[in-house]
Context: one part of a larger RNA
RNA sequence: GAUGAACGCUAGCUACAGGCUUAACACAUGCAAGUCGAGGGGCAGCAUGACGAUAGCUUGCUAUUGUUGAUGGCGACCGGCGCACGGGUGAGUAACGCGUAUCCAACCUGCCCUUGUCCAUCGGAUAACCCGUCGAAAGGCGGCCUAACACGAUAUGCAGUUCUCCGCAGGCAUCUAACGAGAACGAAAUGUAAAGGAGAAGGAUGGGGAUGCGUCUGAUUAGCUUGUUGGCGGGGUAACGGCCCACCAAGGCGACGAUCAGUAGGGGUUCCGAGAGGAAGGUCCCCCACAUUGGAACUGAGACACGGUCCAAACUCCUACGGGAGGCAGCAGUGAGGAAUAUUGGUCAAUGGGCGAGAGCCUGAACCAGCCAAGUAGCGUGCAGGAUGACGGCCCUAUGGGUUGUAAACUGCUUUUAUGUGGGGAUAAAGUGAGCCACGUGUGGCUUAUUGCAGGUACCGCAUGAAUAAGGACCGGCUAAUUCCGUGCCAGCAGCCGCGGUAAUACGGAAGGUCCGGGCGUUAUCC
Numbered sequence: 001g002a003u004g005a006a007c008g009c010u011a012g013c014u015a016c017a018g019g020c021u022u023a024a025c026a027c028a029u030g031c032a033a034g035u036c037g038a039g040g041g042g043c044a045g046c047a048u049g050a051c052g053a054u055a056g057c058u059u060g061c062u063a064u065u066g067u068u069g070a071u072g073g074c075g076a077c078c079g080g081c082g083c084a085c086g087g088g089u090g091a092g093u094a095a096c097g098c099g100u101a102u103c104c105a106a107c108c109u110g111c112c113c114u115u116g117u118c119c120a121u122c123g124g125a126u127a128a129c130c131c132g133u134c135g136a137a138a139g140g141c142g143g144c145c146u147a148a149c150a151c152g153a154u155a156u157g158c159a160g161u162u163c164u165c166c167g168c169a170g171g172c173a174u175c176u177a178a179c180g181a182g183a184a185c186g187a188a189a190u191g192u193a194a195a196g197g198a199g200a201a202g203g204a205u206g207g208g209g210a211u212g213c214g215u216c217u218g219a220u221u222a223g224c225u226u227g228u229u230g231g232c233g234g235g236g237u238a239a240c241g242g243c244c245c246a247c248c249a250a251g252g253c254g255a256c257g258a259u260c261a262g263u264a265g266g267g268g269u270u271c272c273g274a275g276a277g278g279a280a281g282g283u284c285c286c287c288c289a290c291a292u293u294g295g296a297a298c299u300g301a302g303a304c305a306c307g308g309u310c311c312a313a314a315c316u317c318c319u320a321c322g323g324g325a326g327g328c329a330g331c332a333g334u335g336a337g338g339a340a341u342a343u344u345g346g347u348c349a350a351u352g353g354g355c356g357a358g359a360g361c362c363u364g365a366a367c368c369a370g371c372c373a374a375g376u377a378g379c380g381u382g383c384a385g386g387a388u389g390a391c392g393g394c395c396c397u398a399u400g401g402g403u404u405g406u407a408a409a410c411u412g413c414u415u416u417u418a419u420g421u422g423g424g425g426a427u428a429a430a431g432u433g434a435g436c437c438a439c440g441u442g443u444g445g446c447u448u449a450u451u452g453c454a455g456g457u458a459c460c461g462c463a464u465g466a467a468u469a470a471g472g473a474c475c476g477g478c479u480a481a482u483u484c485c486g487u488g489c490c491a492g493c494a495g496c497c498g499c500g501g502u503a504a505u506a507c508g509g510a511a512g513g514u515c516c517g518g519g520c521g522u523u524a525u526c527c
Base pairs, nucleotide, nucleotide: 001526002525003524005523006522007521008520009519012379013378014377015376016375018372019371020337025335026334027333029332030331031330034081035080036079039078040077042074043073046072047071048070049068050067051066052065053064054063055062056061057060088290089289090288097215098214099213100212101211102210103209104208107207108206112203113202114201115200117198118197119196120154121153122152123151130143131142132141133140134139160185161184162183163182164181165180169176170175190195216262217261218260223253224252225251228250229249230248231247233245234244235243265287266286267285268284269280270279271278272277292313293312294311295310296309315326316325317324318323343369345368346367347366351365352363353362354361355360382413383412384411385410392404393403394402395401396400418464419463420462421461422460423459431450432449433448434447435446436445437444438443439442471516472515473514474513475512476497477496478495482511483510484509485508486507492499493498
């Protein structure tokens, strides 16, 4: 000098940033991923309409009630997309994990963009609903009916895939392979349209893989290795590869530190330092890994999936003892651990994300507010005059003097802040709906309606009145700042040297002084 700090004393305000470093310990409760009715069958609930009945009477209205999916819409259900993002944590990992550079003629890529082609004919189910039934529950089982952009069959068969023939061409090549011919396989969903679906080619984006170099400590760890190292052939994969398998060879790594052990997420960066360099990796950004522990796959463009599935284990809970349920390293919050770290808050207004044609819905992402001197910055606690150098305190060589000290009193002034009261829509007029117009198929313009959580906040006036606001550490040397009293190797101090045994500038108090100041000291750690 620095800190994600803690502790002691003290504490007026504002802004910005920060806040479990320990137990990747266990978690009550609420919320954190839904959406689409312009894919579908339906109609539990709500609203509207129609029809019927009853009551009141103003004789055509009101009220009550029933039927009806007819309409708006919509719980649950089928289906689509999303749930692989966003958010958290750092346990593991010394590794192509990360950083940097290069390569993939060895690869994939939903949504999005561009180009071009196609969307033909049919079919059988199933959930919901209804009926029955088992179970304490969680949850099943059976029967009947039905729809789709769900599922399947057939046709067509592309610049598709595979195989065979041909073999232009390419600098080399385990080589690659145009044009052409043949064979096999292989699509779709409707719809007035908008839109959508299928195949292909390209782009963009995102990912996968390979390699060079760099990446902590220990030799009181010296040898390690059998799928091990390589080959041939296969399997598997989006793809290369002992990734896996059969066979063959006996290799491969290591004092330029293999193997083993310990520690650790990596980087951008941060701190110190003139630099060289040393130390750290909290907040923010990028990458990786993980989601109670271990294992596995399914679905899917993408996961071996935090709020999915299955199995095993530990733990907790429910139980009718037969059996079930759960996973905060999401946001709050609780217990525990600890020197120590916050609210079970508000809003989707903005930014962004998912779904949707859109309106919109969802969003503990995000934006705000709350708590905390834990950090940085800013402001204030008044300003000017005022000597009888007042009173009081303290000290001395003591009828006196010094010091506190222009300090106070007193006089004048100001009002940041405070309190009260009034104004105030900056951050969003962007966006969106409806109508009209223009260009020409989603853009622009006009009109109209409407959208602010924070918040009647920030900010700006007015009134009142010095009013509401200063402490902490130190004073032997290092080190700025000294005297008196008390104590008497006691009580105590102390970072080092060291002080204290009767005149202590070093202990305790007082007066005075020094340093810093909304802080000041102590402790811990790094340089």